The RNA shown here (transfer RNA) has 76 nucleotides and comes from Candidatus Vecturithrix granuli. Its mean pLDDT, the model's own confidence on a scale to 100, is 83. Rfam family: tRNA. It is annotated as a transfer RNA.
RNA sequence: UCGGGGUGUAGCGCAGCCUGGUAGCGCACUUGCUUCGGGAGCAAGGAGUCGGAGGUUCAAAUCCUCUCACCCCGAU
Numbered sequence: 001u002c003g004g005g006g007u008g009u010a011g012c013g014c015a016g017c018c019u020g021g022u023a024g025c026g027c028a029c030u031u032g033c034u035u036c037g038g039g040a041g042c043a044a045g046g047a048g049u050c051g052g053a054g055g056u057u058c059a060a061a062u063c064c065u066c067u068c069a070c071c072c073c074g075a076u
Base pairs, nucleotide, nucleotide: 001075002074003073004072005071006070007069008068011027012026013025014024021058029045030044031043032042033041051067052066053065054064055063
């Protein structure tokens, strides 16, 4: 450098994709309650252009095409 495969979704780790229909879980974070305080517990809340671009569709994280980053295998 070329070919094949895998991964990319909240601050972190991941599910959801096959079978299109309100974007979720855990931890973390914020606020409140509780406590002398901390921790723990409980309640509520915030945080996402679903790697990027385009296409199909009434509707795309999901289907199709191209592309970027990382990992694995093979070839040179």